[in-house]
The part of an RNA shown here (small-subunit ribosomal RNA, central domain) has 354 nucleotides and comes from an archaeon. The prediction has a mean pLDDT of 91. Rfam family: Archaeal small subunit ribosomal RNA. A reference for the family is Yusupov et al. (2001), "Crystal structure of the ribosome at 5.5 A resolution", Science. Its Rfam clan is "SSU clan". The family has 86 seed sequences and 709 matches in Rfam 15.1.
Context: one part of a larger RNA
């Protein structure tokens, strides 16, 4: 010496499940494959070291002796660690039971405000819109008020650095079906675990296919303005779409720009769920304080960091496994392949240039 890295410089797969592989808790016994020791064999010659000799010397060459050699084979031995076999345990993991929390998911039913359209009544000249206007709407009676009816979408306040979910995401009410997590007990199983190349499933918005639906909004498009122009910003309309059912696409600043699991390393202060204890009580699923466990924020010791900052929710100190990076541009392009109805997605260069 035997790379260095991945929050923001290039770099964590969008998320999870899981195959192979890699890694693996406690104690006992066995074995001796890995590992270690000894001995023997093998490890060509040249080269290296020593001695002698030959070219006038040297380099060089010749002869003899010696050392060394990643490793391989065999025999004998050692047994701490790893492996394998047998057994044991309960601290990892799982199951069970208990009372609670939650916009977790799916289905059905019900409700509400606003909006819009239609009809009746009232009412008259404007309404609408803007920086100002105009397009537009209105005497075939608009805007506005009121009554009734239809329709589609949405779910104000509560609402909160609140909660739930692996992520995407989830918010009116009730019911049905259903997933997960936390806490408590320590009843059962007894290492059954971690990660995860391939693979599979899920996956916002938009887009696509078929059928429905269409109030509001609104890419495209058409007008009106603005402007030197205005393929925009502003205004009036408006199609796809937005909504529903079934199928496809598989992407994102899919972000904590921070992979998953485990262990260890000061605290302080909020909040949420559960447990325990004390006190208060208008006793209710109530309140306050302390404490334990889980989550979620803020501030910070040590430490880390280029800094910003991170800091028991690590970006600190370590272990296991996977993914990824290796100057900028060309380029997430070309070609090939796989997937897709298509749009395109995934995989993914080089010449050249700097």
């Nucleotide at each position: 010496c035997u790379g260095g890295g991945c929050u923001u410089a290039a770099a964590g797969c969008g998320u999870c499940c899981g195959u192979a592989g890699c890694c693996g808790g406690u104690c006992c016994g066995g074995u001796a494959a890995g590992u270690c020791c000894u001995u023997g064999g093998u490890g060509a010659a040249a080269g290296c070291c020593c001695c002698a000799g030959g070219c006038u010397u040297a380099a060089c060459c010749u002869g003899g002796g010696g050392a060394g050699g990643u490793g391989c084979c065999a025999a004998g031995g050692a047994u701490a660690c790893u492996g394998c076999c047998g057994g044991u345990c309960u601290a990892g993991g799982g199951a069970g039971c208990g009372g609670g929390a939650g916009a977790g998911g799916c289905g059905a039913g019900g409700g509400g405000u606003a909006c819009u359209c239609c009809g009746g009544g009232g009412g008259u000249a404007g309404c609408g819109g803007u920086g100002a206007a105009a397009u537009g709407c209105g005497u075939u009676g608009a805007u506005c008020c009121u009554c009734g009816g239809g329709g589609g979408a949405c779910c104000a306040c509560c609402g909160g650095u609140a909660g739930c979910g692996a992520a995407g995401g989830c918010g009116c009410c009730u019911c049905g079906c259903u997933g997960g997590a936390a806490c408590g007990c320590g009843u059962c199983c007894g290492a059954c675990g971690g990660u995860g190349a391939g693979g599979g499933a899920c996956g916002a918005a938009g887009g696509c296919c078929a059928g429905g639906g269409g109030a509001g909004c609104g890419a495209c498009c058409c007008g009106g303005a603005u402007u030197a122009g205005a393929u925009a910003c502003c205004c009036g309309g408006u199609u796809a779409g937005u909504c529903c059912u079934g199928g496809c696409u598989g992407u994102a600043a899919a972000u904590g720009a921070u992979g998953c699991g485990g262990a260890c390393u000061a605290g302080g202060u909020g909040u949420u769920c559960g447990g325990u204890g004390a006190c208060c009580c208008a006793c209710g699923g109530g309140g306050u304080c302390a404490u334990c466990g889980g989550g979620u924020g803020c501030c910070g010791a040590a430490g880390g960091g280029a800094a910003a900052c991170c800091g028991u929710u690590a970006a600190g100190u370590c272990c296991g496994c996977c993914g990824c990076c290796u100057g900028g541009g060309a380029a997430g392009u070309a070609c090939g392949g796989u997937c897709g109805c298509a749009a395109g997605a995934c995989u993914g260069a080089a010449a050249c240039u700097u």